């Protein structure tokens, strides 16, 4: 000093004219004035919670999630601090810096591991060596080399035909007792046991905790036309009413005109059911309106507890609420960049990723430029 990564702040200010959306005055379907009108992420719906509504004796099974330890929170799979592991850079080493980690068991069982290699977990002998043995062959779980991501402790000495934790001292890992530190993960220590036991759970599995479902189209209120539903009253039940014919009307032709009772010889008259028309009224649900709806785990500043996330006090503050879905479009100033100056200025230029819909807390992802920190490379100089 340039290049990349990461994490933060910030992603322009404040005018004039015109439009648009909400609330309020004036007014009262209009008009007019005043106020207010996306984000860090508003996105992706991936976690948790509020709120609403359904559902709900009680205990298992299935499933589906959570996982070192402690704190913070309403809560969370977040966030904060520590513990281990790993990776990196600087150093001789100790040790520091920086990044990462779904980070409970594989020493319960069960499986899985391409190629390549004798052999990929209770097993093996490819090449060399070493032993026995005349040789043929045999031993040797192995000394060395070979093969692979990963080969079944490591150094002597004993032992032995050579050999091996087979035995023995160290050295390493494990696991168990105990003992100090630490809330705790976990670390140091002592002693025991030859226990040497390889990976792999984002393999079944198994151990410890959790868990009811649907999502503001939740969900409650008012409520039209229309065409179903019940109720009542009036009409009719020899008229209305259907079919055909006909462009249309009238007209013509055909079909229907029921059921049960009562007077009365009889024609008739008369009750009750039911059909059929008119009215009026109740109810459900649909259009459409209203509520939920934006004051809230709110923000800002100030103190102050606490390493920190976070919490507590006190004071100000009100900041979108739309539904065929508003928040946009010119014009010049100021600020950025860039060239250019005679330092007043003049001339070009550029604005990313993206936009609410019931509301908070997180995560993730996406982001042109400007500033900060921090890491990594790289080049120069000392």
């Nucleotide at each position: 000093g340039a290049a990349g990564c990461g994490c933060g702040u910030c992603g322009g200010g404040g005018g004039a004219u015109c439009g648009c959306u909400u609330u309020u005055g004036u007014a009262a379907c209009a008009a007019c004035a005043a106020a207010a009108g996306a984000g860090g992420a508003a996105a992706g719906u991936c976690c948790g919670a509020a709120c609403a509504c359904c559902a709900c004796a009680g205990g298992g099974c299935a499933g589906c999630g959570a996982g070192c330890c402690g704190g913070a929170u309403a809560a969370c799979g977040u966030c904060c601090g520590g513990g281990c592991a790993c990776c990196u850079u600087u150093g001789a080493a100790a040790a520091a810096g920086g990044g990462u980690g779904a980070c409970g068991a594989c020493a319960a069982g069960u499986g899985c591991a391409a190629c390549a290699g004798a052999g990929a977990a209770u097993a093996a002998a490819c090449c060399a060596g070493c032993c026995c043995g005349c040789a043929a062959g045999g031993g040797u779980a192995a000394u060395g080399g070979g093969u692979g991501a990963a080969a079944c402790g490591g150094u002597g000495a004993g032992g032995u035909a050579a050999g091996a934790g087979c035995u023995c001292a160290c050295c390493g890992g494990c696991g168990c007792u105990g003992c100090u530190g630490g809330u705790a993960a976990c670390a140091g220590c002592c002693g025991c046991g030859g226990c040497c036991a390889g990976g792999u759970a984002a393999a079944c599995u198994c151990c410890u905790c959790g868990c009811g479902g649907u999502g503001c189209a939740a969900g409650g209120c008012c409520a039209a036309a229309u065409a179903g539903g019940g109720a009542a009253a009036c009409g009719u039940u020899u008229a209305a009413u259907g079919a055909g014919u006909u462009g249309u009307c009238c007209g013509c032709u055909c079909a229907g005109u029921g059921c049960c009772g009562g007077a009365g010889u009889g024609a008739u008259c008369u009750g009750g059911c039911g059909g059929c028309g008119u009215u009026u009224c109740c109810g459900g649900g649909u259009a459409g309106g209203c509520c939920g709806c934006u004051u809230g785990a709110g923000c800002c500043a100030u103190g102050u507890g606490g390493u920190a996330a976070c919490g507590c006090a006190u004071g100000g503050c009100c900041u979108a609420g739309a539904u065929g879905a508003a928040u946009g479009a010119u014009c010049g100033c100021c600020g950025c960049c860039c060239g250019u100056u005679u330092c007043g200025g003049c001339g070009g230029g550029a604005g990313a990723c993206a936009a609410g819909a019931u509301u908070c807390g997180g995560c993730u992802u996406a982001u042109a430029g400007a500033c900060g920190c921090g890491c990594u490379u790289c080049a120069u100089u000392u």

The prediction has a mean pLDDT of 76. A computed fold for a 382-nucleotide RNA from a Pyrinomonadaceae bacterium, annotated as Bacterial RNase P class A. The gene name in the source record is rnpB. Of the family's consensus pairs, 97% are formed in the model.